Transfer RNA from a Dysgonamonadaceae bacterium, 73 nucleotides, folded computationally.
Taxonomically the source falls in Dysgonomonadaceae (Bacteria, Pseudomonadati, Bacteroidota, Bacteroidales).
The prediction has a mean pLDDT of 83.
It matches the Rfam family "tRNA". From the family's description: Transfer RNA (tRNA) molecules are approximately 80 nucleotides in length. By type it is a transfer RNA.
RNA sequence: GCCAUAAUAGCUCAGUUGGUAGAGUAACGCAUUCGUAACGCGUAGGUCGCGAGUUCGAAUCUCGCUUGUGGCU
Numbered sequence: 001g002c003c004a005u006a007a008u009a010g011c012u013c014a015g016u017u018g019g020u021a022g023a024g025u026a027a028c029g030c031a032u033u034c035g036u037a038a039c040g041c042g043u044a045g046g047u048c049g050c051g052a053g054u055u056c057g058a059a060u061c062u063c064g065c066u067u068g069u070g071g072c073u
Base pairs, nucleotide, nucleotide: 001072002071003070004069005068006067007066010025011024012023013022019056027043028042029041030040049065050064051063052062053061
C1' cells in the first nucleotide's frame, strides 16, 4: 500500500428485507432476612465511532475518515 471484518448502555452482545433502540451483567432503590449474600420487583443509564449523501423517515443503504482485528504484498 491492497483486501476482508468490527465499532450500539460501565462491560459482553442482539437488533433479518429502512418505520419510536433491546437483552444479560454491573450500578441504584424497594421487598425478603435477626443481619449479609442469593432470589424477586422496579429505576436510571445511548446524539448507535466521526462527517456527508439518498429518503417522508437511516443503527440499518451509499461515500469519505478514524480506530481495532485478520490476511496479502